[in-house]
Formats: sequence, structure tokens, C1' cells
RNA sequence: AAAACAUCAAGAGUAGUGGAGGGACAGGCCCUAUGAAGCUCGGCAACCACCUAAGAUGGGGAAAGGUGCUAAUUCCUGCAAGGGGUUUCCUUGGGAGAUGUAUA
Repeated sequence: AAAACAUCAAGAGUAGUGGAGGGACAGGCCCUAUGAAGCUCGGCAACCACCUAAGAUGGGGAAAGGUGCUAAUUCCUGCAAGGGGUUUCCUUGGGAGAUGUAUA
């Protein structure tokens, strides 16, 4: 890097450091010197690993390990269908993306 599967409405700091960007992409709309990204610590969660009863791919537990996450539903829309009935609103599915697992 690729294809497969699962999940994406909940949760988590008034900390230290750092100094101007950030929210994948595009459009929008936001966050940010009342301090962005990154890093550290703290925290959240429970995918893997672990423990457990069991017929079971499912249940329960724990949080020392491997990841992940810690503004806004994945911030909203991005394609299609349906509904409302007017240029906007709602619903469903898809696409894209993110994370994990296992494979080569």
C1' cells in the first nucleotide's frame, strides 16, 4: 500500500510545554493569542490480548499489556431514492473517510 470484516448519536482536562494554525478532501460552517497543531501527563472507551461460566461466532468481568480516542453526530453536505411543498426541511441507503482485527 491492497482487498475482507466490525464499529462510527455515548464518553473523556479551566493541566504542563509549545507558539499559529486546525476541523481528511471540496463547498459551507466553525474552533483558535480568553493560545491552533505537535509533544508530555491526566482521562475516556473496551477493538485485540487477558479472566470467566457456557452448546455457542453470542454473554459477563477487569483495565497491568498493544492500539484508538479526548469541540461541534464522522461538525454539515458532496451520489441516489422517497416524503414534505418551496429553493429550503426531513428520512433511508450508498460513496468517501476514521479506527480496530485478521490475511497476503
RNAcentral holds the sequence, with entries from Rfam. The RNA shown here (SAM riboswitch aptamer (S box leader)) has 104 nucleotides and comes from Orenia marismortui. It matches the Rfam family "SAM riboswitch aptamer (S box leader)". Its family is annotated with regulation of gene expression in the Gene Ontology. Taxonomically the source falls in Orenia (Bacteria, Bacillati, Bacillota, Halobacteroidaceae). Model confidence (mean pLDDT): 79 of 100.